[in-house]
Parts: sequence; C1' cells; structure tokens
RNA sequence: GGGCGUUUAGCUCAGUGGUAGAGCACUUCAUUUACACUGAAGGGGUCACAGGUUCAAAUCCUGUAGCGCCCA
Repeated sequence: GGGCGUUUAGCUCAGUGGUAGAGCACUUCAUUUACACUGAAGGGGUCACAGGUUCAAAUCCUGUAGCGCCCA
C1' cells in the first nucleotide's frame, strides 16, 4: 500500500428500514443479627465520527478514525 471483518449501556453481546434490547454489573426495597443467595422495582445510550438516500436509518450508500486478520 491492497483486501476482508468489526465498532450498539460500565462489561459481554443481540437487533430483518418503523418505540433501542438481553445477561452480568450498579442503585433502592423485601428477606437475614449481619453478609451472601433469592425476589421486586429502578437508573444508565449522540448506536465510533461526518455526509448522503428515504416519509422514516443502529440497519442502505460514501468517506474518515480505532481495533483484528490476510496478502504484498
């Protein structure tokens, strides 16, 4: 330099153009002498960034950046 993949909650990851989700973690409550376990409720997101297509974009297209793999 070229090609492919990937970027979504604190972490690991789903998500088929039409309300952004799960598990773990965190907070509160119940339970316990207390802790843990368990149960209930709750908070937390510029969907890497910029532009485009569309009535509507995490999703489609283009560029940029980070990370990983391959080729040279």

Record summary:
This is a predicted structure of a 72-nucleotide RNA (transfer RNA) from a Candidatus Harrisonbacteria bacterium. The source organism's lineage runs through Bacteria, Bacteria candidate phyla and Candidatus Harrisoniibacteriota. Rfam family: tRNA. Rfam's curators write: Transfer RNA (tRNA) molecules are approximately 80 nucleotides in length. It was read from a public genome assembly.